[in-house]
Context: one part of a larger RNA
RNA sequence: UGGCGGGGGCCCGCACAAGCGGUAGAGCAUGUGGCUUAAUUCGAUGCAACGCGAAGAACCUUACCAGGGCUUGACAUGCACCUGCAAGCAUUAGAAAUAGUGCCGCCUUCGAGGGUGGUGCACAGGUGGUGCAUGGCUGUCGUCAGCUCGUGUUGUGAAAUGUUGGGUUAAGUCCCGCAACGAGCGCAACCCUCACGUUCUGUUACCAGCGAGUAAAGUCGGGGACUCGGAACGAACUGCCGCUGUAAAGCGGAGGAAGGUGGGGGAUGACGUCAAGUCAUCAUGCCCCUUUACGCCCUGGGCUGCACACAUGCUACAUGGCCCGGUACAAGGAGGUGGCGAAACUGCGAAGUGGAGCCAAUCUCAAAAAGCCGGUCUCAGUUCGGAUUGGAGUCUGCAACUCGACUCCAUGAAGUCGGAAUCGCUAGUAAACGCCGGUCAGCAAUACGGCGUUGAAUACGUUCCCGGGCCUUGCACA
Numbered sequence: 001u002g003g004c005g006g007g008g009g010c011c012c013g014c015a016c017a018a019g020c021g022g023u024a025g026a027g028c029a030u031g032u033g034g035c036u037u038a039a040u041u042c043g044a045u046g047c048a049a050c051g052c053g054a055a056g057a058a059c060c061u062u063a064c065c066a067g068g069g070c071u072u073g074a075c076a077u078g079c080a081c082c083u084g085c086a087a088g089c090a091u092u093a094g095a096a097a098u099a100g101u102g103c104c105g106c107c108u109u110c111g112a113g114g115g116u117g118g119u120g121c122a123c124a125g126g127u128g129g130u131g132c133a134u135g136g137c138u139g140u141c142g143u144c145a146g147c148u149c150g151u152g153u154u155g156u157g158a159a160a161u162g163u164u165g166g167g168u169u170a171a172g173u174c175c176c177g178c179a180a181c182g183a184g185c186g187c188a189a190c191c192c193u194c195a196c197g198u199u200c201u202g203u204u205a206c207c208a209g210c211g212a213g214u215a216a217a218g219u220c221g222g223g224g225a226c227u228c229g230g231a232a233c234g235a236a237c238u239g240c241c242g243c244u245g246u247a248a249a250g251c252g253g254a255g256g257a258a259g260g261u262g263g264g265g266g267a268u269g270a271c272g273u274c275a276a277g278u279c280a281u282c283a284u285g286c287c288c289c290u291u292u293a294c295g296c297c298c299u300g301g302g303c304u305g306c307a308c309a310c311a312u313g314c315u316a317c318a319u320g321g322c323c324c325g326g327u328a329c330a331a332g333g334a335g336g337u338g339g340c341g342a343a344a345c346u347g348c349g350a351a352g353u354g355g356a357g358c359c360a361a362u363c364u365c366a367a368a369a370a371g372c373c374g375g376u377c378u379c380a381g382u383u384c385g386g387a388u389u390g391g392a393g394u395c396u397g398c399a400a401c402u403c404g405a406c407u408c409c410a411u412g413a414a415g416u417c418g419g420a421a422u423c424g425c426u427a428g429u430a431a432a433c434g435c436c437g438g439u440c441a442g443c444a445a446u447a448c449g450g451c452g453u454u455g456a457a458u459a460c461g462u463u464c465c466c467g468g469g470c471c472u473u474g475c476a477c478a
Stems, first nucleotide, its partner, number of pairs: 001478002003475003007472007015462002019425005026315008034306002042053002064301007073123001077122006088103006106114002125289002128287003134283002136278003139274001141272001146185006152161003165176003191266004196234007206223002210221003237259001240253005317418001320377004325373003333365003339358002344353003384415001389410007431454007
């Protein structure tokens, strides 16, 4: 100087408390451990691994296993020599890779050369090892308020001072004081978005007034008011008033769409810590394999196995279920012709037929759902709950046996609110409700990322638990 303390002081944070809803019990989904296996590929392992890499494992992917094959190789560059060719189509053998045969067959200035193929040689290749050799990227403490430097000064020196102190702040934020005076990286601000207004601009958006029109409809003429889209600008600064205070600032008030970070959210992550994670995104040093391969191609299997254990979720156990009876209201997205696919028709349905429209503010996906109105059930393992199983189908795809999703009929399991313990959340939040997207042929999505609709309760307070910041103290620690 740091680190640590079941030392002290001060101060924060959904840390506790006050509340609301969960998890832990049930069934299922997904991940992991374990076990099993020819293989169940590999990585991630307290917080910070475990719906994680994987934003899509039937083949492919795929790295694993069994079997069948290849050896200048699936891929790159170069050298030497040779050569008729390659690709495509058909056909034979085969599980395919592959091999054989046939057809068709390059450019050209006719010397060669190029491309392609073959042989030989340099070499290729490796998701093999080392994340404790590395780059890059990332997690974490933590969006915590800290981390440092120059000069000066103090000390023999390691170092200290500044950065401590008194206030204040979300903040090393600012003020005052001070052997310090300044500065840098962080904080804040600058950026994006949502909330208000003005001006301009009106098509595919809008429809107040005028005219036309309909069963109904901005449907048509038109309009430029309104909504909305686009662009620019304005607007909030403790600026104004009062009180307190030396000041910084705090408390209250006015006006205002918005009031004190001068509104909410996002992006943004200091010096560093954990030899944290990743050699399997990629790159890369070294080591290792290289013709009976740790390389490459293919078929099939496996990654989906199942006594069990854990983690994260979904669905429930009925303040509701059913009639999908009647009826209402979103936002944000996606679709470029092998896409989104309307009406109509067929089917109980998944879906099929169909092809209008859309190169998208025009058309389509598209039905929002909880809600409201009406009817029915009446507290029961039930008209709750939907697992499991049998049968029949639809769709995608070369192919759904291992191992897809969905539909219909039948079957109807556990479960009556969950022990110890434990998690999330302070407002348009929690909770509830649906919608969309990426990946993607299809889909194991209940995941993940967004979007809106309905919309609470509680916070006395900081004694305690956890994490953190500053000062101080002790130390057998560095």

Annotation
The prediction has a mean pLDDT of 81. A computed fold for a 478-nucleotide part of an RNA from an uncultured bacterium, annotated as small-subunit ribosomal RNA, 3' major domain. The RNAcentral record of the full RNA draws on Greengenes.